[in-house]
RNA sequence: CUCCGCCAAGGGCUAUCCCGGCCGAAAGCCCGGGAGCGCAAAGUUCCGGUCUAAGGGCUGCCGCCUAUGACCGAGGAACCGCCGGG
Repeated sequence: CUCCGCCAAGGGCUAUCCCGGCCGAAAGCCCGGGAGCGCAAAGUUCCGGUCUAAGGGCUGCCGCCUAUGACCGAGGAACCGCCGGG
């Protein structure tokens, strides 16, 4: 420098469920505790997708559109990166 994740160690993240508490218009999020399928990028950013529609716009009404709010453990790209091995 490059490839790999069969072995080990120490950490990290975490679907889902339960209990308690907080925030939010909603979607949804966050904090503490417990159980726990899993992940070597389940780290970051972007693309893309999905949800919601307070506010705003349209409308005679019903209603429709809209992200500045969120989610992605479906997918893609870029960058960075622990340990071990070849």